[in-house]
RNA sequence: CUAAGACAUGCAAGUCGAACGCACCCUUCGGGGUGAGUGGCGGACGGGUGAGUAACGCGUGGGCACCUGCCCUUCGGUACGGAAUAACCCGGGGAAACCCGAGCUAAUGCCGUAUGGUCCCGCCUUCAUUGAUUUGGAGGUGGGUAAAGAUUUAUUGCCCUGGGAGGAGCCCGCGUCUGAUUAGCUAGUUGGUGGGGUAACGGCCUACCGAGGCGACGAUCAGUAGCUGGUCUGAGAGGAUGAUCAGCCACACUGGGACUGAGACACGGCCCAGACUCCUACGGGAGGCAGCAGUGGGGAAUAUUGGACAAUGGGCGAAAGCCUGAUCCAGCAAUGCCGCGUGAGUGAAGAAGGCCCUAGGGUUGUAAAACUCUUUCACCCGUGAAGAUGAUGACGGUAGCGGGAGAAGAAGCCCCGGCUAACUCCGUGCCAGCAGCCGCGGUAAUACGGAGGGGGCAAGCGUUGUUCGGAAUUACUGGGCGUAAAGGGCGCGUAGGCGGCGCGACACGUCAGGGGUGAAAGGCCCGGGCUCAACCUGGGAAUUGCGCUUGAUACAUCGAGGCUAGAGUUCGGGAGAGGAGAGUGGAAUUCCCAGUGUAGAGGUGAAAUUCGUAGAUAUUGGGAAGAACACCAGUGGCGAAGGCGGCUACCUGGACCGAUACUGACGCUGAGACGCGAAAGCGUGGGGAGCAAACAGGAUUAGAUACCCUGGUAGUCCACGCCGUAAACGAUGUGUGCUAGCCGUUGGAUCACGUUGGUCUUCGGUGUCGCAGCUAACGCAUUAAGCACACCGCCUGGGGAGUACGGUCGCAAGAUUAAAACUCAAAGGAAUUGACGGGGGCCCGCACAAGCGGUGGAGCAUGUGGUUUAAUUCGACGCAACGCGCAGAACCUUACCAGCCCUUGACAUGGGGGUCGCGGAUAGCAGAGAUGGUUUCUUUCAGUUCGGCUGGACCCCACACAGGUGCUGCAUGGCUGUCGUCAGCUCGUGUCGUGAGAUGUUGGGUUAAGUCCCGCAACGAGCGCAACCCUCGCCCUUAGUUGCCAUCGGUUCGGCCGGGGCACUCUAGGGGAACUGCCGGUGACAAGCCGGAGGAAGGCGGGGAUGACGUCAAGUCCUCAUGGCCCUUACGGGCUGGGCUACACACGUGCUACAAUGGCGGUGACAGUGGGCGGCGACCUCGCGAGAGUGAGCCAAUCCCCAAAAACCGUCUCAGUUCGGAUUGCACUCUGCAACUCGAGUGCAUGAAGGCGGAAUCGCUAGUAUCGCGGAUCAGCAUGCCGCGGUGAAUACGUUCCCGGGCCUUGUACACACCGCCCGUCACACCAUGGGAGUUGGCUUGACCCGAAGGCGGUGCGCUAACUUUUAGAGGCAGCCGACCACGGUAAGGUCAGCGACUGGGGUGAAGUCG
Repeated sequence: CUAAGACAUGCAAGUCGAACGCACCCUUCGGGGUGAGUGGCGGACGGGUGAGUAACGCGUGGGCACCUGCCCUUCGGUACGGAAUAACCCGGGGAAACCCGAGCUAAUGCCGUAUGGUCCCGCCUUCAUUGAUUUGGAGGUGGGUAAAGAUUUAUUGCCCUGGGAGGAGCCCGCGUCUGAUUAGCUAGUUGGUGGGGUAACGGCCUACCGAGGCGACGAUCAGUAGCUGGUCUGAGAGGAUGAUCAGCCACACUGGGACUGAGACACGGCCCAGACUCCUACGGGAGGCAGCAGUGGGGAAUAUUGGACAAUGGGCGAAAGCCUGAUCCAGCAAUGCCGCGUGAGUGAAGAAGGCCCUAGGGUUGUAAAACUCUUUCACCCGUGAAGAUGAUGACGGUAGCGGGAGAAGAAGCCCCGGCUAACUCCGUGCCAGCAGCCGCGGUAAUACGGAGGGGGCAAGCGUUGUUCGGAAUUACUGGGCGUAAAGGGCGCGUAGGCGGCGCGACACGUCAGGGGUGAAAGGCCCGGGCUCAACCUGGGAAUUGCGCUUGAUACAUCGAGGCUAGAGUUCGGGAGAGGAGAGUGGAAUUCCCAGUGUAGAGGUGAAAUUCGUAGAUAUUGGGAAGAACACCAGUGGCGAAGGCGGCUACCUGGACCGAUACUGACGCUGAGACGCGAAAGCGUGGGGAGCAAACAGGAUUAGAUACCCUGGUAGUCCACGCCGUAAACGAUGUGUGCUAGCCGUUGGAUCACGUUGGUCUUCGGUGUCGCAGCUAACGCAUUAAGCACACCGCCUGGGGAGUACGGUCGCAAGAUUAAAACUCAAAGGAAUUGACGGGGGCCCGCACAAGCGGUGGAGCAUGUGGUUUAAUUCGACGCAACGCGCAGAACCUUACCAGCCCUUGACAUGGGGGUCGCGGAUAGCAGAGAUGGUUUCUUUCAGUUCGGCUGGACCCCACACAGGUGCUGCAUGGCUGUCGUCAGCUCGUGUCGUGAGAUGUUGGGUUAAGUCCCGCAACGAGCGCAACCCUCGCCCUUAGUUGCCAUCGGUUCGGCCGGGGCACUCUAGGGGAACUGCCGGUGACAAGCCGGAGGAAGGCGGGGAUGACGUCAAGUCCUCAUGGCCCUUACGGGCUGGGCUACACACGUGCUACAAUGGCGGUGACAGUGGGCGGCGACCUCGCGAGAGUGAGCCAAUCCCCAAAAACCGUCUCAGUUCGGAUUGCACUCUGCAACUCGAGUGCAUGAAGGCGGAAUCGCUAGUAUCGCGGAUCAGCAUGCCGCGGUGAAUACGUUCCCGGGCCUUGUACACACCGCCCGUCACACCAUGGGAGUUGGCUUGACCCGAAGGCGGUGCGCUAACUUUUAGAGGCAGCCGACCACGGUAAGGUCAGCGACUGGGGUGAAGUCG
């Protein structure tokens, strides 16, 4: 910086009596002064503002057809006359402003005459000059034009003239913003001639004549803008800007106009029109702060109605002097720049306080206090400048100087997650808030708020806005376009840009020297002055520019004439789906006719629609039609691209090879323009076999407007005309030159070798690989994406959008050109590691398959959900929660509920006081009990200095504290589950890669295994695998009781014997044994695999223990530990009773069954593991039984639990049963303080559902599925859990499929990793925007009407002092007329903007809906 919006009040331009008259005042009579006028000079400077202006306006450099008051200088002059008029006086009008009439008067005011020039206008002569009687000089001649005095004795005015200085005017080259969604503009327009006009050139004006002028090097139009020196920034080039200071321009309420003047079209002058304001007596008048102050207004925002002319400068004046809001000063604002202060030294008890803390300490911090010292600034007192050449000082009693007192009066702001220097606590709990970007905040926030501490700057600090920088992010310096944004679809060619070799000329570009200019100030360098600095000042350099001049001539331009290497022509060849029109051929398809023939055909994953007994499909013969051309055929060929494919001939374009001659740079590129341009689509007319959008039907599906099937119309084909777009792609513009190669293929050519296939060389095309180089990487690599040059096109974050509007094209569809608002913090490329795929390859697992037995149906048990309840405590929730925590809830447990109680507490430590206890037994009271009183008796711990002295115990008191199964497993430790006993997971060094990373670990084999072998830019190593450990299986050995009994003896015939023995079994110590060791085959001579022998056991012999890096914020704060939070007469503690056992239901895990592989009865055979003193409990007796009584033996290879059960024999004979046992009744047993809620068991009676179980689903690969036994927990309670042995099966072809896993590879828009990501419609809210009937306003165009003031032209019969040759005239004035013209008006356009019912799409938004 906004309101060039409006302004009250005061001031900002006057001065001269030495030009003049009048009036008045004073007077020392000499004179001096005042006022309004006439007259002169100045009010065109100084001061303000930036509205307009894209312009010769400004900048720079030139030019001339010009003028110039005051100033300097030069020549000459200043004579003689005249008529008026203001003031004044008289009269009049008006509210006022002011005006009118009559009369008098002066001048340096006005007029006439004279004189005058090298002045002006003509004519003549002559000289020079010119295209020209064009211009200039000299001479002659005719006409015309000047003047002013004043005061005083010396000046100063005035007039003519030449020159100068300074100042104006005009012209020209170059430079000077954006938009082409503004492409055409122009009639005084462009030029000429005559005339007019101006100081002066000129269409500046006018008449006539010609028809020009400007424009893609951007005219016109629209928008924006005063320009410059400079200023800010930047390394620079640039970019932005134009405050202060200086130069120029423009403007002065808005628009128009002239007058005066040397100069104006005039900021504080005039006239007119308009808007506004004010005065008014309503008749009329007055005004213009973008001067200085000031006011209200607008605004985020910007000052005093100050002092002085002392200085500098300006006006007038002879001067004194007067005037001067220019200026110099002061006031206000930390607005900026600079300087200074708010103290300095010493000072550890590291004070107090604050904050933190691991409680020890740390930090604030030498900081403070205290002691010593200083006084800058401020304050008080005194003195007191320079600025002033002689006088004069507003500033100002200021600056400075001297003195005085006293650390005294003087520190804030921002920040502390990263960028970015600086960290902790508390509060808050996605709240409040922060935030420049990324992002913080959901209970441990260095990011919010506070505090302590720290960091930065400092009389400032931070924020906001703006500009440049960083940004090489518009790239001139200095970028790009294969995939990130970006090569035009392709050609031809205009303008333009660029251009081969040699010669020459000029000097335009280019280069060098000189001189002119590039104002001053500013910036830079060197000095100087204010104590320093800011600031001021002297000098220098610089000012990269423009013009002049003198030179240079390589290069570019230029010139004419040459050259042949570029380009082209000629001749001879060969290749080709190159193009156009014409003709022609066969196969196939469909249709038609006829024959044969019969029931299906067709189609699909499976079907159906469809066709067919009116004869299909199939097959044979004949015919018709249209379209397309199998094989050849090929990273083969041709073409500019699109594209081109049977055969034949004709017409025709281009490229290639070889060869000679010719032309002589004729070349390259190419904005516009023009042409070509797949498919689809459009128009007109044909054609139509097959195929086939739309459409119809059938299927599929949750739906299926699709994929599949049956039909089928446009269309596909031809002719003509449009369209003009494609992933029109090599996502790679065209041309030229240069830069290693190898191997194919295609079209030619030459020589040599070799010979019948070939090799070598060379030109053109087309491929694969590859070096250098390039690239972000991928990749490209003589066909470049390498190295260079020339020219064109295009790009500049994503979305909005290739959209809207406008223009152009099109019949339409639409194409082309092409934005903005708004919104996001990304969008994107290439590569990497994972994860994933209804991708691929290889391989495993009771994963499937093959089998056996179950679950899902029934009853019951048990756990869970749900429901209920005062409470049904809590946790666990896919696998990996649900007979889980619980190896055992009647009380207890127990954490839950109700009620009743306790408050330092049931438990720990510390302090004080008291007592000497506790404990046990006993009697009895209250109470539900906890608890509270009471009685009797018993009892005395350790040490001891014998003292309640110490320990210890108990009670009381106060406080620290205890206590919490309260919360957070998403704050944690520890432990555990799971993938998974799956074969994997990593590291060091090296190498590769810009890097993430890779390699190793991939590959070929092999294994249960990353097990081993081989290979390899890898070589090694670690955690896992395996082995080492335990156990079972065989043998040996040692030992021999409680075990065993072969032999010996005895025997009540029982391993019975306290004979004997340790052989066997067994027990429990040690050892051996198995290693692909041996043989054969196979494999690669390997690792290994297959078979065999031997062996108790064979290729890991069976089982166990053992669980890599990690994943699941998996589980557990209720095992334990623990941070934080919470409760503290309660969320702690105690007790009684209840609950965890509820019950319409649903699920999981089990038990028992449904029966004959069974039930029942009988017989009475054979194990092993374990356990036992508050225990196991034998024998005997009683009871139908559970059990009871008694109590031997046993602290256990000794005694006991202990009876094993399936087995075997008999019976039952297919039924709700002699199956099944739920439920219920009665009566009991046991445990326990106590079995009501709520235990287990027994006997008798009762006898339910259930006849093998839908969809679905589980386990198991061998001593496994079926049978019983033991144990933990436990007073009692087991279908659960942990173990033990008995009998003892079936099946595995195989790996296609389901599930899970391992390795390699591939794609990816996923990385919270497919339970991922993500698209569109619809619904809702908000935002900006397009269309829109219209409506409002701005700007503008041409036409017409009106026509103020004004100058110009005409007229001038009215009026008229100066002059004259005087009844009159010349001249002048008013008036009138005319053209021009501001404002205004009418109708019609153009353009821009605002609003607008309704409407279109777009963007954003939390978990919405449909797919």
Small-subunit ribosomal RNA from an uncultured prokaryote, 1411 nucleotides, folded computationally. Model confidence (mean pLDDT): 84 of 100. RNAcentral holds the sequence, with entries from ENA.